[in-house]
RNA sequence: CCGGGCACGUCAGGAGAGCGCUCUCCCCGAGGGAGCCACCGAAGGCGCAGGCCCAUGAUUUGAAGGUGUGGCCGAACGCUCAGGUACCCAGGACUGACGGCACGUC
Repeated sequence: CCGGGCACGUCAGGAGAGCGCUCUCCCCGAGGGAGCCACCGAAGGCGCAGGCCCAUGAUUUGAAGGUGUGGCCGAACGCUCAGGUACCCAGGACUGACGGCACGUC
């Protein structure tokens, strides 16, 4: 200097599940709040199958297996803590497209 990836930002797409019951506020509801019950999984979080590293580690030809309440990674699977459950709004894993930044001078 060039290119790519991650992160981040903008735009677009983006599922699931109660119009449940009681009390209360009110603009008298399919609205707000609280409690209870029933559900959802795709913010986040947690878990496992497994993998890698470390230690035991050198007694030994050479180590490996094994062991460790040691470390790291670990899914769209599982859990349902958090979050969510008419439409709208909001959120939304993930996908696509686009985008270097800062300072000084004119």
A computed fold for a 106-nucleotide RNA from Ramlibacter tataouinensis TTB310, annotated as Glycine riboswitch aptamer. Lineage of the source: Bacteria > Pseudomonadati > Betaproteobacteria > Comamonadaceae > Ramlibacter tataouinensis. The same sequence occurs in records of 2 taxa.